[in-house]
């Protein structure tokens, strides 16, 4: 300087155009004489800006960060 992957809750990882999900942590209750550990409910996210489209996490450009490979 060239080419590829990858970016999604706190973390780990899903969703290939049609309501953003799990688990694991996190809050409140339940239970239990106390801890644990079981239960039930609840908060929390598409890295960024644009564009295509009736609708974009998905498709297009830019663009940040990482990672791998060429010179």
């Nucleotide at each position: 300087g060239c080419g590829g992957g990858c970016g999604u809750g706190g973390u780990u990882c899903a969703a290939u155009g049609g309501u953003a999900g799990a688990a694991c942590a996190u809050a409140a209750c339940c239970u239990u004489g106390c801890c644990a550990a079981g239960g039930u409910u609840g908060a929390g996210a598409c890295g960024a800006g644009g564009g295509u489209u009736c609708g974009a996490u998905u498709c297009c450009c830019u663009u940040c960060g990482c990672c791998c490979g060429c010179u």
This is a predicted structure of a 71-nucleotide RNA (transfer RNA) from an Elusimicrobiota bacterium. Rfam family: tRNA. By type it is a transfer RNA. NCBI's taxonomy places the organism under Bacteria, Pseudomonadati, Elusimicrobiota. The prediction has a mean pLDDT of 83.